Two RNAs folded together computationally: RNase P RNA and transfer RNA, 446 nucleotides in total. Model confidence (mean pLDDT): 80 of 100. Rfam match: Bacterial RNase P class A.
């Protein structure tokens, strides 16, 4: 000094006005006493709780997760471990099957999934070539270059060459040229055997070789009924009824079931725009102590901690911290009882556990490289 | 609060599910024809961050995931 991972705060005191909830006091105006935003109170992106619908059944459809164990009310959230990839390192990042099936994989390329021969290399036939072929140089003739060219039947797939991707790498051998052809050694596959709950890791044997893509449909495993406090209950007022449909509820269909028109929808029309309640003791904060690597779990003390209505939590003034920018002072490192300006993101709504996203400046700890 | 639906050239749409050059349609615009002239017609043509950023994929308007903006529906 550069980095990387986790924790935690995000102005402080007072004085003075002021808001909203509760309780006490007061006939009433009021007054007192106590509480009174976040880590994300936000997005609503998961999962629950809790309330109606059947007490949440059984198949289909449909949706979601996705390496293995755990953890938990549950979860796509945590922890621990495994593999694979990125960094020197701490550390990050990813994750079910592509021999069960179906499709796609434009353009380019000779071939894009039981692939293919475009240029290239080889072995045979037959032709033409120093009397000069073939093919260049010239606008062309002549001239002048100087040695293989053509055709036609096959073989390779090593090299070139297209492309995001070409049907295993690398070396030796081996051939006419090649080429798992054939060895070694790698990566993949298969069995086998041994550890580990398993993910999976070792070893040993084989026969040689198999694209991608599932955030494409689908396989497998698991999970999930549906709606949402505007849910959902009670109580007040106020009004005018008419018109139609049906076996009805389980808010997608079938099973089941549960119940019977004194019911239930839809329509026009009419009346209200009020109250209580759900609804704030909770998977709750702290702290100790065991268990467990941790997640997190059990016990034992302690503590109440916003809460509603169109919806309160502000404002100022002093001191003080911090940051920028000016000014002064010192040779400077700095320092000032000078000045101004600034101190993030954001504001509860039924509650809880998670993700995500914003977020000025700080504080604490673990580790890692360079010096 | 609480669902649910969108964003593609100046407007208004399709295109997405089921990826393949940002492709089309009407209107609107520019230019040039017709006309005395205007409009209708006709005949080229311009114009795009497919809201934004990350991801998956060789390849994203399109599959994911995150934000931002706008509709809409519930007493």
């Nucleotide at each position: 000094g550069a980095g990387u991972c986790g924790g935690u705060c995000g102005g402080g005191c007072g004085g003075c006005c002021g808001c909203g909830g509760a309780c006490g006091c007061g006939g009433g105006a009021g007054c007192g006493u106590u509480c009174g935003a976040g880590g994300a109170a936000a997005g609503u992106c998961c999962g629950g709780a809790c309330u109606c619908c059947a007490c949440a059944g059984g198949g289909c459809a449909g949706g979601g997760u996705g390496c293995u164990g755990g953890g938990u009310a549950a979860c796509g959230c945590c922890c621990a471990g495994g593999c694979g990839g990125g960094g020197c390192g701490a550390c990050c990042c990813g994750c079910g099957g592509a021999c069960a099936g179906u499709g796609c994989c434009a353009c380019a390329g000779a071939g894009a999934a039981c692939a293919g021969a475009c240029c290239g290399c080889c072995c045979c036939c037959g032709c033409c070539g120093a009397a000069g072929a073939c093919g260049g140089c010239u606008c062309g003739c002549c001239g002048c270059c100087g040695a293989g060219g053509c055709g036609g039947a096959g073989g390779c797939a090593a090299g070139g060459g297209u492309g995001c991707a070409a049907c295993g790498g690398u070396g030796a051998g081996g051939u006419a040229a090649g080429a798992g052809c054939u060895c070694a050694c790698c990566a993949g596959c298969g069995g086998c055997c041994g550890g580990g709950u398993g993910a999976c890791c070792g070893g040993c044997c084989g026969g040689c070789u198999c694209g991608g893509c599932a955030a494409a449909c689908c396989c497998c495993a698991c999970c999930c009924g549906g709606a949402g406090c505007a849910a959902g209950g009670c109580c007040a007022a106020g009004c005018a009824g008419g018109g139609g449909g049906c076996g009805g509820g389980c808010g997608g269909c079938c099973c089941g079931u549960c119940g019977g028109a004194u019911g239930c929808c839809c329509c026009c029309g009419g009346g209200u725009a009020g109250g209580c309640u759900g609804c704030a003791c909770g998977a709750g904060g702290g702290u100790c102590g065991c268990g467990g690597c941790g997640a997190c779990g059990c016990g034992g003390c302690u503590c109440c901690c916003a809460g509603a209505g169109a919806g309160a939590u502000g404002g100022u003034c002093g001191c003080c911290g911090c940051c920028g920018c000016g000014g002064g002072c010192g040779c400077g490192a700095g320092c000032c009882g000078c000045g101004c300006g600034g101190c993030a993101c954001a504001g509860a709504a039924u509650c809880c556990g998670g993700c995500u996203u914003a977020c000025a400046g700080g504080c604490c700890g673990g580790c890692u490289c360079c010096u | 609060a609480g669902c649910g639906g969108g964003a593609u050239g100046g407007g208004g749409c399709a295109g997405c599910c089921a990826g393949g050059a940002g492709u089309g349609c009407c209107c609107g615009c520019c230019g040039g024809g017709c006309u005395c002239a205007u409009a209708a017609c006709c005949c080229g043509g311009a114009g795009g961050u497919c809201a934004a950023a990350g991801g998956u994929u060789c390849a994203a308007a399109u599959c994911c995931u995150u934000u931002u903006c706008c509709c809409g529906c519930u007493a």